[in-house]
The RNA shown here (transfer RNA) has 72 nucleotides and comes from a Candidatus Omnitrophota bacterium. The prediction has a mean pLDDT of 81. Its Rfam family is "tRNA". It is annotated as a transfer RNA. It was read from a public genome assembly.

RNA sequence: GUCCCCGUAGCUCAACGGAUAGAGCGUUGGCCUCCGGAGCCAAAAAUGCAGGUUCGAUUCCUGCCGGGGACA
Numbered sequence: 001g002u003c004c005c006c007g008u009a010g011c012u013c014a015a016c017g018g019a020u021a022g023a024g025c026g027u028u029g030g031c032c033u034c035c036g037g038a039g040c041c042a043a044a045a046a047u048g049c050a051g052g053u054u055c056g057a058u059u060c061c062u063g064c065c066g067g068g069g070a071c072a
């Protein structure tokens, strides 16, 4: 330099172009309990950035940023 893949809660991962973007673990609060690190209930928390297409974009297209890989 060229090409390919990836980027979503604190972490690991889901989500035909359409319903309120979900799950596990973790965190916080409450209940329970002799105690809680076990159990039960609840809550907070995310689409890398900027444009485009579309009635509608996490999803499709373009450029950038970051990570990984192949070739040179």
Stems, first nucleotide, its partner, number of pairs: 001071007010025004018055001027043005048064005